[in-house]
RNA sequence: GACGAACGCUGGCGGCGUGCCUAACACAUGCAAGUCGAGCGGAGAAUGCAAGAUGUUUACAUUGAGUAUUCUUAGCGGCGGACGGGUGAGUAACACGUGGGUAACCUGCCUCAGAGUGGGGGAUAGCCUUUCGAAAGGAAGAUUAAUACCGCAUAAGCUUGUAGCAUCGCAUGGUGCAGCAAGAAAAGGAGCAAUCCGCUCUGAGAUGGACCCGCGGCGCAUUAGCUAGUUGGUGAGGUAACGGCUCACCAAGGCCACGAUGCGUAGCCGACCUGAGAGGGUGAUCGGCCACAUUGGAACUGAGACACGGUCCAGACUCCUACGGGAGGCAGCAGUGGGGAAUAUUGCACAAUGGACGAAAGUCUGAUGCAGCAACGCCGCGUGGAGGAUGACACAUUUCGGUGCGUAAACUCCUUUUAUAUAAGAAGAUAAUGACGGUAUUAUAUGAAUAAGCACCGGCUAACUCCGUGCCAGCAGCCGCGGUAAUACGGGGGGUGCAAGCGUUACUCGGAAUCACUGGGCGUAAAGAGCAUGUAGGCGGAUUAAUAAGUUUGAAGUGAAAUCCUAUAGCUUAACUAUAGAACUGCUUUGAAAACUGUUGAUCUAGAAUGUGGGAGAGGUAGAUGGAAUUUCUGGUGUAGGGGUAAAAUCCGUAGAGAUCAGAAGGAAUACCGAUUGCGAAGGCGAUUUACUGGAACACAAUUGACGCUGAGAUGCGAAAGCGUGGGGAGCAAACAGGAUUAGAUACCCUGGUAGUCCACGCCCUAAACGAUGUACACUAGUUGUUGUGAGACUAGAUCUUGCAGUAAUGCAGUUAACACAUUAAGUGUACCGCCUGGGGAGUACGGUCGCAAGAUUAAAACUCAAAGGAAUAGACGGGGACCCGCACAAGCGGUGGAGCAUGUGGUUUAAUUCGACGAUACACGAAGAACCUUACCUGGACUUGACAUAGUAAGAACUUUCUAGAGAUAGAUUGGUGUCUGCUUGCAGAAACUUAUAUACAGGUGCUGCACGGCUGUCGUCAGCUCGUGUCGUGAGAUGUUGGGUUAAGUCCCGCAACGAGCGCAACCCUCGUGUUUAGUUGCUAACAGUUCGGCUGAGAACUCUAAACAGACUGCCUACGCAAGUAGGAGGAAGGUGAGGACGACGUCAAGUCAUCAUGGCCCUUACGUCCAGGGCUACACACGUGCUACAAUGGGAUAUACAAAGAGCGGCAAUACGGUGACGUGGAGCAAAUCUUAUAAAAUAUCUCCCAGUUCGGAUUGUAGUCUGCAACUCGACUACAUGAAGUUGGAAUCGCUAGUAAUCGUAGAUCAGCUAUGCUACGGUGAAUACGUUCCCGGGUCUUGUACUCACCGCCCGUCACACCAUGGGAGUCGAACUCAUUCGAAGCGGGGAUGCUAAAGUAGCUACCUUCCACAGUGGAUUUGGCGACUGGGGUG
Repeated sequence: GACGAACGCUGGCGGCGUGCCUAACACAUGCAAGUCGAGCGGAGAAUGCAAGAUGUUUACAUUGAGUAUUCUUAGCGGCGGACGGGUGAGUAACACGUGGGUAACCUGCCUCAGAGUGGGGGAUAGCCUUUCGAAAGGAAGAUUAAUACCGCAUAAGCUUGUAGCAUCGCAUGGUGCAGCAAGAAAAGGAGCAAUCCGCUCUGAGAUGGACCCGCGGCGCAUUAGCUAGUUGGUGAGGUAACGGCUCACCAAGGCCACGAUGCGUAGCCGACCUGAGAGGGUGAUCGGCCACAUUGGAACUGAGACACGGUCCAGACUCCUACGGGAGGCAGCAGUGGGGAAUAUUGCACAAUGGACGAAAGUCUGAUGCAGCAACGCCGCGUGGAGGAUGACACAUUUCGGUGCGUAAACUCCUUUUAUAUAAGAAGAUAAUGACGGUAUUAUAUGAAUAAGCACCGGCUAACUCCGUGCCAGCAGCCGCGGUAAUACGGGGGGUGCAAGCGUUACUCGGAAUCACUGGGCGUAAAGAGCAUGUAGGCGGAUUAAUAAGUUUGAAGUGAAAUCCUAUAGCUUAACUAUAGAACUGCUUUGAAAACUGUUGAUCUAGAAUGUGGGAGAGGUAGAUGGAAUUUCUGGUGUAGGGGUAAAAUCCGUAGAGAUCAGAAGGAAUACCGAUUGCGAAGGCGAUUUACUGGAACACAAUUGACGCUGAGAUGCGAAAGCGUGGGGAGCAAACAGGAUUAGAUACCCUGGUAGUCCACGCCCUAAACGAUGUACACUAGUUGUUGUGAGACUAGAUCUUGCAGUAAUGCAGUUAACACAUUAAGUGUACCGCCUGGGGAGUACGGUCGCAAGAUUAAAACUCAAAGGAAUAGACGGGGACCCGCACAAGCGGUGGAGCAUGUGGUUUAAUUCGACGAUACACGAAGAACCUUACCUGGACUUGACAUAGUAAGAACUUUCUAGAGAUAGAUUGGUGUCUGCUUGCAGAAACUUAUAUACAGGUGCUGCACGGCUGUCGUCAGCUCGUGUCGUGAGAUGUUGGGUUAAGUCCCGCAACGAGCGCAACCCUCGUGUUUAGUUGCUAACAGUUCGGCUGAGAACUCUAAACAGACUGCCUACGCAAGUAGGAGGAAGGUGAGGACGACGUCAAGUCAUCAUGGCCCUUACGUCCAGGGCUACACACGUGCUACAAUGGGAUAUACAAAGAGCGGCAAUACGGUGACGUGGAGCAAAUCUUAUAAAAUAUCUCCCAGUUCGGAUUGUAGUCUGCAACUCGACUACAUGAAGUUGGAAUCGCUAGUAAUCGUAGAUCAGCUAUGCUACGGUGAAUACGUUCCCGGGUCUUGUACUCACCGCCCGUCACACCAUGGGAGUCGAACUCAUUCGAAGCGGGGAUGCUAAAGUAGCUACCUUCCACAGUGGAUUUGGCGACUGGGGUG
C1' cells in the first nucleotide's frame, strides 16, 4: 500500500458497488421449465341459434337432439427440459492458456439454392368395463385419432460395390467428370381466398461441438527406476470420426537425470494487489473454458447428455407405511439447523434486457430489473458563518508574579447544505404496458435548529506537564519503561494525527541487493569438495565458402469483451458509467539480411599433443647391502651401590648390579650433508646400491592439425588412529600397576608395562586433509634472494649480461569492512564446477547407501534466542616482554603480635547500653576531654501557637523579694517597682523593648534519603601525568601531537619527527631554618669604663648575643673530562652545590568513598507528638575477639645523694613567688604579673659518688585494703591525686607484621588546646642526647612509559564450561494398539451395453421381430498379502528454557 475481512469504541446523510473464504454438512416450506387446441381423438364450462317434446290460453315458461362461437385441458403427438442459474469436491491432465491441424469429423432450430410431397395399411394411449394394492402404482378386456407408426411407388448431382480419365497435393490421398449394378423420402394444418406455416431428399453457409499436435505455468530425489494392452505391426470389430478405443495373432518394444514413476498440494485463464521495473502474492465479485450435481456404477432418448430440478441398479442417510412395500436429493432463489471470528429478505415485478414454446394473442422465466439488511469498501456532503477581551467562570499548572484551555464560550448579527412539514413531480416507453415509486428532482415554510468520535504524545514518529503507584499494578511493534521526584504504567489538564470513522488483529507485496535475471557472495564474517582422472553437459583458436536453426528487420493473421492508460462525454461533483484511441511487450505464417553464434565443406599453426637431445630431483614399486646407537644374552675384570627427581620413592643390586672389555642375537630408525633447498595431484617422500617405472622443466622446431578447457553422476588415490588374517616385536608407548605431588590428583613428574607402532594381504575414508584461497587461460610498475636449464660477451673466471620454468622476500597501481593481497592476486576479464543464506537445536533424529565393527555419507523439523560472528579502536587485565621509580624489597635500627593496664571497635547483654565511620582510605576516628549539663538513648512526670522567629487584638513597665506543695518541671500565694524616647511638654497620645491572655497563619524535628544535592574531606598521589585549537592520516571508532634517541626528581630539557602551538599539572613565586649586611636598642644583652648588697643589680654602652624588618647570597655562574645538545662526573671558591633542609600548595579524574548528627538544602514523614520541659538511669555493662598505645620483663639497669645545660608555650572566674603547716596530695596566706619585665618552672636523660650482683630480685608495678587531699549542688553507679600496706602476670614474645635513610631512627623530658575536675598512657607543638645501613633491583607491594595477547568493558573481585538437584516445553526410540489411504490376488456378481436365444409371444409386412433363459465385462461388498501415513503408549535418550 492492499483486503469478500473480523474484533473494540463510536456513529448524521446520500450515490455506486460488495456480502458463507469454514461443513461439496444436513435440509422443513414456497417458488426456480415449460409451451403449442392453427398436429390428434375426447371431456368440461359459458353464451347464442334451435328441430322436437312438455305445461298451458294464441303468447309465454321449462326441457332440449343438433349446430355456431369463446374458454379450459388429463392423454397421444411436436419443440424445449444438453440453455439460463449454482458450486469448486475431484483433476498436475491436451484440464487450462496460446498457436496450429482434421486430406480423420458431426451439427436441431437459422440463411441461401435445387428437387419433391403419389397411393395404401394395421395399431395404441385416452375414454369405458372388470380387477390387485394402505399407498405409490399396476394387470386384463373392449374400442378410437393424428404432423404417432409401417410397407409400396418415384427420385438425382445422395450412399455402397466395381473399375476409368483429367487435374492437384502434404505420405496416407483430395477435387472434378463419365459408365454399370444395388439401395434409401415425405404430413399435413390455418384461412373465403390470395397465401402462410410445416414435411422429405440434396448441395452450400452460419452457429455450436468433437478429435489431434507444438509450446507454457506447483512442491518433494529422505520418491530412481516405471510399463504386458504395455510399445509397434497385420487383420477384424466399433465410433460422427483417427487411434490398442476393443479383440485375435506376431514382434519386444516404450518412458526416464531436459526428472519417468510415486507422494503431497491445487480448478485454469482474462485479470486483481504490490513493485521504478524485473519480479512476488492471489484466482471473491465481472467475463472465457473445464469439472461436478447425496456417494459409486450404467446406459436410454435425442442434432446435442451418459443429463442439477430425467431413467435403472447398489451404498449411506431422512421420511411415509396397513410391515407386504414405497418416497426423496437446495453446490437454483429465499429460508432453517449446524460449523465458525464471520457474511443479508421465506420481498416486488416480468415494466425493461434476454430466453423456451406458439402463426399470433400470449403463457412461463428466484435469468434479469428493482427494493430490504450491513460504515463491508470506494466516493461526495454536513455537524454552521462573521464579529466578539475586563482575555469571564470552571478546570489544570505555577518560580505564587502569572500562564494554558482561549475568540474558544457567553453575547450580537447572518445563512439553511442537511433535517422536519406542505405542495408540485419526471426520464427510463418508438403506439399500449412502470415493479422501482409519489422515487430522483423542484418550490415554500420552520429553525443553529437533528448530527463527533477514535488513536496516539520516550526514540523510530507529529505531539508535555501534574497527580497516583513504587520491579507492585501494569506497558511493549523493536530498543526498552516501572525498585519514592516515571514526558514510557493508571487518571486529569493540555497537545498531535485522522475523521463518520478511528484503532487492533489475521493474511499479502514493498522496504529486503535479506535467493541477487535485472542485482549478492565464498583468505579471516555462513560458504572452495582432501586430491586427481574422466562420462554426460556447458564453453571453445585462425582463414574461406555454403546454409539460415538462433539473431535482426518488413508485412499479414491472431492476441474475445471487460480491466489498465489517454482523450472526450453523461449523472450538480466524484466514485460510477459510456464512446473512441492506444496498449495487450505473446504466438503463428511469410519476405529479406548474413555481421555474430550454430551446422556443413576446404585450408592453417599461435592452443594441445608427439618426436629428438643432454641434464635436475627425499617422485613411486621391488630387491640387496652398510655403519652408529638402544636393548638382551654369554664370558672376563671389579665392588657397593645404581637409577631417578625440583626433592624423593617405587625399581635394579652381595644369588655380584651399575661401570668396563670382548663376543653374539634381534628389531626399528637412517646423525652429519639439511637450507622459507628439491620432487609429487594431494596425502606425502630423507642411509647406500641394483632393477623396473611415472611426471615436470629447458633446448631443437621434425610430425599431427583444434585433437582444447571445465566437469554433475562415476572411478581411483587418500596422514594418523582403528578393524580382520598371518608374521614380527629392539626402542617407544594408550590401557593398566606402583611411587610421588596434592585438600583431592582417575593428571602433569618417576619406575614398569600390554595393545599398537614394523612387514604381507584385505578393509576403514576421516583431519586446523590449511595458502583456512577450486581448475584453466589472457592482461596489468618494479627491486632483491635462491633452484633447474639454455643463450651471448670477453679479461676464459669463485666473471658479466640475458631468456624460459619453479620457489621466496619487499613494494606501486588496483582491490578489501578492515587486516591484508599485490605477475605464485584476494587486481582486471573469460569459461566451467562446488558451496553459502541469523545463532542454537545439529552435522543431530528418521529414512536410504556403504562398512566386519567403529562409524562414514546424504540430511531435516518441532522448539528457543535477539542476537551469534568478523576486523579494527580506546582502556583494563596477564602466574606476557622491555625500561624506570618509591623505606617496595634488600642492608640495618627499633617495634607490634606473648604479659598487665589504658583506649577504640565488634559481639553479647540491657528498659537504654543514642548515632555515625568498616580493606588499604573504619577501629586514642567525629569526641581539643559523657558524674548532672553535654545527650541525640531509656523509664517516669508534665506542656500544646509551643523552649525559639514574624504578624493581629487587648492588658501590663521591665524587673524583683519571700513562703507552701512537689523528685523537679510546675502550681498557688506574696513583696517592692511605675521606668526610656517623641509630639505637646498641662494632661493625653504615640513609639521601642519586654511580660501576660487569646485567634490563626505557622514554629519545631540530632526523624528518613550522602543512591536527589551544595559545601567540606579522605584516597590513588606530590604519582607525572591529563587535555585542547588548527593541520594531517584513517570509511569510522580514533590516531598523530604525548611516540622514538638521550636526559631529568619531573610530559624536566635537548635532538629527531606531519606536525605547529597552547592550557591544567611539574618547577618557580609564599612561610620557617641555615650565612652575612643595614636599620632599631626595651622588658633583652654586657666587651670596655665606674659603682655594687656581687644578682647586668645600678650608672653607662650600641660593640656582642638576641629580638624583628629590609636586603644580599646559589645561577651548573667558573675550571677539567665526556657529550651534537640537553646534561652528567669530578674540582675550586663558599655558611650553603647541583630542587640547600622542612612546610604550605594536591592536575583531568577514580572509589554512587565519607558526612542530611557542624552548616545549608530538594523531596517524603510527625504535629496534645518523631516537637518542648524536668528527675533518675544509660552512653563506663562483660564469657569473648580485634586494632592503637603505655609500662615492663632489667645491670647500656634499679635505688639514693649531689650537680649542669633547653626550646616553645600559657596566664585575671587566671598564673601564683617568698614564707608557714602537713610524710604527702595539699592547706593558710598573698608579693608580682593582662606579661622579652611577674608566675608557671626543679627540665629529664646526661655527669659524679655510693649501693644492688642476675633472683620473679632493691626488676616489674597490676590488683586489693585502710586513711586522706582537691574540684564540684552532687564523686554510689562513674573522677583524679596522696600516704601506708599489698606485690599479680611478665625472664624479650609462634605464624605473621609495622616504622624509619640524618639532626632521621632510637631515647629523654617540657608545654598547650579542650577543661570546674578528670579517665591524656591520646593529640598538637618544643627542644636535649643522638646512631646503624643502602651491594644492588632477581624477588614481594604500589606506581609510570612503550609493546604484546584477550571471548574482559559495573573492565580478572571479569568472563565462563560440564555434571548433579527441581519445574516446565517440544522432540527421537519404544513391547504394542487403534485408524486412514493405496495397490495386488481372489470370491461374489446388481443394473446395463454387447453376444447367444427358444418348443413361449406377435395386427399389418417379411429370409421377421420380441421375451423367458444362458453368458463376456463390471459397481458395491467379502477374504488374504504388500506398501505408505497418522493418533495413543509403560519405559527410555538426548535437547531447550528457568
The RNA shown here (small-subunit ribosomal RNA) has 1442 nucleotides and comes from an uncultured bacterium. It matches the Rfam family "Bacterial small subunit ribosomal RNA". Gene Ontology terms of the family: ribosome and structural constituent of ribosome. The RNAcentral record of the sequence draws on ENA and SILVA.